[in-house]
Context: one part of a larger RNA
RNA sequence: CUCUCUCUAAGGAACUCGGCAAAAUAGCCCCGUAACUUCGGGAUAAGGGGUGCCUCUUCAAAAAGAGGUCGUAGUGUCCAGGCCCGGGCGACUGUUUAACAAAAACACAGGUCUCCGCAAAGUCAUAAGACCAUGUAUGGGGGCUGACGCCUGCCCAGUGCCGUAAGGUUAAAGAAGUUAGUGGCCUGAUUACAGGGUAGCUGACUACCUAAGCCCCGGUGAACGGCGGCCGUAACUAUAACGGUCCUAAGGUAGCGAAAUUCCUUGUCGGGUAAGUUCCGACCCGCACGAAUGGCGUAACGAUCUGGGCGCUGUCUCGGAGAGAGACUCG
Repeated sequence: CUCUCUCUAAGGAACUCGGCAAAAUAGCCCCGUAACUUCGGGAUAAGGGGUGCCUCUUCAAAAAGAGGUCGUAGUGUCCAGGCCCGGGCGACUGUUUAACAAAAACACAGGUCUCCGCAAAGUCAUAAGACCAUGUAUGGGGGCUGACGCCUGCCCAGUGCCGUAAGGUUAAAGAAGUUAGUGGCCUGAUUACAGGGUAGCUGACUACCUAAGCCCCGGUGAACGGCGGCCGUAACUAUAACGGUCCUAAGGUAGCGAAAUUCCUUGUCGGGUAAGUUCCGACCCGCACGAAUGGCGUAACGAUCUGGGCGCUGUCUCGGAGAGAGACUCG
């Protein structure tokens, strides 16, 4: 010097990104216990007091009462909650990256949309056959949201889905017609060559007939999604309830707002500190919140994140002392 421990005057977070680590608290009995609240909780809230042994009394035991007694200390060892206040997120218990992440992520009860009438929808498989389900709409599959409370605004132009079947377009197939080849056969002129050619067969073109789909017409947002600009105006100034104009399918409602979202930004004001880029309360100029990709609240809960306080301490001022194991020497 390193590791694991013990103690440390005075101070007590001045350490540090941050009280990380350590210290402190601790059992049982009695008293006492706030805001808030979903009335269950919060709660072991907080905060106090007692605790050994001996004798006596009540006495089954446990426990209680009275008196006495020893120590600094009686849950005398071990074991054994630190507490309070504010905020964010997620309701909660639960689940997760076996071996860098336990969370605000996932799940969840609840809400809602949609498909499915049973040989169900959906899924696996070429099929047989299975799951769903020995279930039957108070059931089953899928999507989104995520307890509870108050709510969930406008837009159907685009995309998707659903409906309608009048009109337009539209495949293969069929097909009157037109046309080409071939063609028993006929003619020249007789088996070979040339010309012609009905039916049939094989092609080409095409009137006509013809489904879904698409176009068209409607609906639908807890479907995918979207939710403006410029100019002027009030008797100080400033601002604009108000007006004009352009564009759009419609121009962001309630609520919240420098926020897990705010660039400028350490915005401005207030609180807390002697001093606060963090924190809390407001303001609104929302670069770029916003309503089930849910909005705003919310008791309880959390090895969650963040700010403050009390207690406590070698975290520190600032070090020191000690024990054990290494380090060093020999082997």

Model confidence (mean pLDDT): 85 of 100. The part of an RNA shown here (large-subunit ribosomal RNA, domain IV) has 331 nucleotides and comes from Gastrodia javanica. It is recorded under the gene name rrn23. The organism belongs to Gastrodia, within Eukaryota.